[in-house]
RNA sequence: UAGAGUUUGAUCCUGGCUCAGGAUGAAAGCAAGCGAUAGGCUUAACACAUGCAAGUCGAGGGGUAACAUGAUUGAAGCUUGCUUCAAUUGAUGACGACCGGCGCACGGGUGCGUAACACGUAUGCAACCUACCUAUAAAUGAGGAAUAACCCGGAGAAAUUCGGACUAAUACCUCAUAGUAUUUAGAAGAGGCAUCUCUUUUAUCUUAAAGAAUUUCGUUUAUAGAUGGGCAUGCGCAUGAUUAGUUAGUUGGCGGGGUAACGGCCCACCAAGACAACGAUCAUUAGGGGUUCUGAGAGGAAGAUCCCCCACACUGGUACUGAGACACGGACCAGACUCCUACGGGAGGCAGCAGUGAGGAAUAUUGGUCAAUGGACGGAAUUUUUUACCAGCCAAAUCGCGUGAAGGAAGACUGCCCUAUGGGUUGUAAACUUCUUUUAUAUGGGAAUAAAGUGCGCUACGUGUAGCGUUUUGUAUGUACCAUAUGAAUAAGGACCGGCUAACUCCGUGCCAGCAGCCGCGGUAAUACGGAGGGUCCGAGCGUUAUCCGGAUUUAUUGGGUUUAAAGGGUGCGUAGGCGGGAUGUCAAGUCAGCGGUGAAAUCUUCUAGCUCAACUAGAAAACUGCCGUUGAAACUGAUAUUCUUGAGUGUAAACGAGGUAAGCGGAAUGUGUCAUGUAGCGGUGAAAUGCUUAGAGAUGACACAGAACACCAAUUGCGAAGGCAGCUUACUAGGAUACAACUGACGCUGAGGCACGAAAGCGUGGGUAUCGAACAGGAUUAGAUACCCUGGUAGUCCACGCAGUAAACGAUGAUUACUAGCUGUUUGCGAUAUAUUGUAAGUGGCUAAGGGAAACCGAUAAGUAAUCCACCUGGGGAGUACGUUCGCAAGAAUGAAACUCAAAGGAAUUGACGGGGGCCCGCACAAGCGGAGGAACAUGUGGUUUAAUUCGAUGAUACGCGAGGAACCUUACCCGGGCUUGAAAUAAAGAGGACCGACCCAGAGACGGGUCUUUCAGCAAUGAUCUCUUUGUAGGUGCUGCAUGGUUGUCGUCAGCUCGUGCCGUGAGGUGUCGGCUUAAGUGCCAUAACGAGCGCAACCCUUGCCAUUAGUUGCUAACAGGUCAUGCUGAGGACUCUAGUGGGACUGCCACCGUAAGGUGUGAGGAAGGUGGGGAUGACGUCAAAUCAGCACGGCCCUUACGUCCGGGGCGACACACGUGUUACAAUGGGGGGGACAGCAGGCAGCUACCUGGCGACAGGAUGCUAAUCUCCAAACCCCUUCUCAGUUCGGAUCGGAGUCUGCAACUCGACUCCGUGAAGCUGGAUUCGCUAGUAAUCGCGCAUCAGCCAUGGCGCGGUGAAUACGUUCCCGGGCCUUGUUCACACCGCCCGU
Repeated sequence: UAGAGUUUGAUCCUGGCUCAGGAUGAAAGCAAGCGAUAGGCUUAACACAUGCAAGUCGAGGGGUAACAUGAUUGAAGCUUGCUUCAAUUGAUGACGACCGGCGCACGGGUGCGUAACACGUAUGCAACCUACCUAUAAAUGAGGAAUAACCCGGAGAAAUUCGGACUAAUACCUCAUAGUAUUUAGAAGAGGCAUCUCUUUUAUCUUAAAGAAUUUCGUUUAUAGAUGGGCAUGCGCAUGAUUAGUUAGUUGGCGGGGUAACGGCCCACCAAGACAACGAUCAUUAGGGGUUCUGAGAGGAAGAUCCCCCACACUGGUACUGAGACACGGACCAGACUCCUACGGGAGGCAGCAGUGAGGAAUAUUGGUCAAUGGACGGAAUUUUUUACCAGCCAAAUCGCGUGAAGGAAGACUGCCCUAUGGGUUGUAAACUUCUUUUAUAUGGGAAUAAAGUGCGCUACGUGUAGCGUUUUGUAUGUACCAUAUGAAUAAGGACCGGCUAACUCCGUGCCAGCAGCCGCGGUAAUACGGAGGGUCCGAGCGUUAUCCGGAUUUAUUGGGUUUAAAGGGUGCGUAGGCGGGAUGUCAAGUCAGCGGUGAAAUCUUCUAGCUCAACUAGAAAACUGCCGUUGAAACUGAUAUUCUUGAGUGUAAACGAGGUAAGCGGAAUGUGUCAUGUAGCGGUGAAAUGCUUAGAGAUGACACAGAACACCAAUUGCGAAGGCAGCUUACUAGGAUACAACUGACGCUGAGGCACGAAAGCGUGGGUAUCGAACAGGAUUAGAUACCCUGGUAGUCCACGCAGUAAACGAUGAUUACUAGCUGUUUGCGAUAUAUUGUAAGUGGCUAAGGGAAACCGAUAAGUAAUCCACCUGGGGAGUACGUUCGCAAGAAUGAAACUCAAAGGAAUUGACGGGGGCCCGCACAAGCGGAGGAACAUGUGGUUUAAUUCGAUGAUACGCGAGGAACCUUACCCGGGCUUGAAAUAAAGAGGACCGACCCAGAGACGGGUCUUUCAGCAAUGAUCUCUUUGUAGGUGCUGCAUGGUUGUCGUCAGCUCGUGCCGUGAGGUGUCGGCUUAAGUGCCAUAACGAGCGCAACCCUUGCCAUUAGUUGCUAACAGGUCAUGCUGAGGACUCUAGUGGGACUGCCACCGUAAGGUGUGAGGAAGGUGGGGAUGACGUCAAAUCAGCACGGCCCUUACGUCCGGGGCGACACACGUGUUACAAUGGGGGGGACAGCAGGCAGCUACCUGGCGACAGGAUGCUAAUCUCCAAACCCCUUCUCAGUUCGGAUCGGAGUCUGCAACUCGACUCCGUGAAGCUGGAUUCGCUAGUAAUCGCGCAUCAGCCAUGGCGCGGUGAAUACGUUCCCGGGCCUUGUUCACACCGCCCGU
């Protein structure tokens, strides 16, 4: 020392990307009141107009251009001693230019160059210099010759320059003097660091000066000091090896030269060295440091402002002067550029301060003053200074202040939101009352900064110093500050509000417009876009962009990894290097401690102090983790000496093995050749064909030849460093293990470069070639098939000698050493015995404890615990690619990037889903059967087309005789036309009226319009009830969204599943339970079991049907008794029977046999009406399909309101080339027609069902009776008997059409049903394909009901009659369940994804 988002359906991990923080010489957006402090070309070291930035000294000099004064002369005016003017005069103050001195090498600017002793730090110079300054000692003598200026003359456009002549100095020269300076040669002493240094001394040689306004300043020599520099060295200080070799004055020596000084600094000669993997050389980039930012720190990044050092001054070079320069505002040369020019020639250098252009996202005034600080000169006053101090511009930064404070609820109005008679919020916010005056404006006062210096005077003493008094000097500045007056008066914005991340609603938009740091938002209900209201965070600022550090332990020293995530070199030997066993002594390099020096100041930290506070500034302390020196210590590392045996090696012994190399030998198989036997095929495949074969194949037998490989033994066996090694024998050779403990005595481990080995394929040369077999050819397969399959077949496969140097070269696991529970195999040795066994060493396997790991797993053969060394990794793709280099004959190998692009890529494990994976099981799923569909005609639905409209919905299974269980009008939603607008219907309020209703007439297609007649109730009244009209709020909508919804429904599926609590296991997602064995229709049950229980499902409970009992007998029934009829339960009567409808019983594998632990199974079992769920129904778990429905209903949102509402007439929903689904009728003789005869059940009935009678061929009509129903009524057909038809488009089939009718209904044209007569189409059993059904089922026959005036019903829902066939079985098709396995799938295989 803080984390978060993002890979997945979910999880753990690895790993990248992104965010929250701080900072800036910043930029740009919106916005802006004031002050203080500090800062302001990061780009073009690009080019520069203009002005200024270095002068000063007359107390060095000759002098006199300008100014002033004086003097002299002249003139004018006059006031007669004044003024003015002119001339002369360096006499004076001063002073342009000139000679001379000092300065100009400082100060100021910039960061081009420089990877270097440039810088930092430490040390050294016995190898050096230093003007001005300080101290000490000494000196300041005598001469001389010139030259600027000035004057004259010449050249030139100019800049400038030449000649002549005059002259001065603190300019220059000569002589004298001189020690401790210098040269040479000695002597003595002392010291040190190798060359040497210092002191004393002898002789010798060579050098000095200047004056001035003179108590002083200056000048000269010498020695010291101080200051400033010069040089040398250790250490530190970028990147790249796709830069590996560099170097010829190069490295060293001797001798010279040169320098202030050492030195190849330079030169001559001699030698051949010097540097480099601890990175030379080369390339690229870069001023360095104090420090600044960040960070917990270690670090990382930066080098603006301030300070130190360096380098540079248009570019390059060179020296001169000087104490100091190779000189920013000096010189010369060359170059580029700009300017002037009379074309001959000249001038210039803002990286000084302002300023201009240019570049750029971007950076200020051509300001004031020398008052203060600092510098130069001067004795000084002064002078000068864009150094400096101030002011101006800029929110670009930091700090401070303000934009008011208190009270004030009818919680006002507006706005916004809502579940909207109202509430919430804006919000004490406002209004209003009281108060204050920082700031603002106005007026007035008003600093410090002046320390000190100058001038004058005084005092002290040592006569040039100090002190005192006085005078004078302020740019900023009338500024800071203070006082008074006025009055809330002059002053708030920016960003954000999906998560990260504090802060939510409405409207608009509709994958558009747009947003976005990452994930991502937007396709009609957007907290993510835009606006608004509200809120949040900061605040004179706020957010954005760029850059740096942090978070990032994401380069890991602190502090990471490498089996599978990125990552162990293919293996060994071995050089450098790194690391290294036991004992004793010594040294003191590392190490530790004390002390000393240094680590500039500023900065940072702490404490104080000064500006009203703060920022800021000052003082003090601490710190600066560093370097150097010195004195000690001796445990550890190191060095050295001696020694030891356990590491390592040697030796001896008997064993071991597919270890290696070479040579020889062997049999089986294969192919080929010859001969023989023998005849028609062989071969090959999923099936074939190519191929071989009557010229005799294949098959069989014999013989011969060739090359390659070695069956069985054989094994989780053995050996080897790895690659790898297998018939047998021999020769040579290597190895580890074991036993012994004789020898050496740490000889060891690892190992960058290096060297060697290194499968297969490949390459070169020469052999060999039986098999197999890239390429190639042919045949198949296929849409194609440059493949998989087949027939052939070349390189190659084999040998020798070379090259190559790679593999999933894998245990995906580097080598070595030590330590850490066990169990069980096996190989080779050695040992002990009880001959059962067992110990030990080295290998080689399996399972596990601890421990580790993300998990899978590893686990003494570690992936555990530690140590040493090497190699390698740092998101995915691009890419092991490109370029370069090395190697190679080539193929290629090794080394090995970037641009660009994505927010992931990845590992392990989990749950599902899926598999032309596996196992088990089920289902009319297949099979076995029966009957259909698909062909025909018609009915009906759908698509399509058409139309004014053909209303809408349903569309694989799970739409299509579906919504619709009744479209002629209505229905009706569609179209055309005609009307109405509070409306066809509902409701509230207000107002008006007295009716409303009803009847009638006219026009009209009708709606509607016009008109006539009649006309209220309660109450005394007010008024109320009711109706009509007017107005308002509202209504109305089959308009949209089933992807906003409720409810309901379909399907998987009546499949057996789906879950929970507690416990346990796992880091977790999750698992267990629910798995396993057996069983079941069933997660049905039993057994087993880290699970024990429970819930929703299953089953049961419910309804119905089948048997019995009981109760009750009317409208039902009728056995016995009685009566009666043509006949009939018709009647009395009865409850026995049937039946009706209530209540019970019954069936439970209960019994038996066999099998089984049990659950349970089996049986022509018994009994029973029924037997293993007796049959049928209702009942549908968690969920899936954004499945269906806004048109059944309800409902959010949106839309229409003289219309998308509503009324009416007519039309349409019924169209018709065509396609599909579902049905009906058929194609006939198991049949059709005619005649006769028999038997149901469920239901329905008053606007109804109707007996019976009459009429009609008939549909039906006219009468008439019963029944509001166990009472009356509606009621069968197939079937049986007789007869006819005789295989044909028919006596089958009935479509279509013509005619005539009946019925319903306002109304049958579009568009009803039925009847009769006539007509008599297609069709002779249906392609591929496909549907239903397992028993009272299929098939077949009729009946009823709902809807309904009628009916397009052949549909739907029910009812009964007749009544089969088949199931070996689960290989296959389809669907489903459980377990298991693989997966890069999770929108889940209709997935994902590769190539062209």
Small-subunit ribosomal RNA from an uncultured Bacteroidota bacterium, 1396 nucleotides, folded computationally.
Rfam family: Bacterial small subunit ribosomal RNA.
The sequence is in RNAcentral, with records from Greengenes.
The prediction has a mean pLDDT of 83.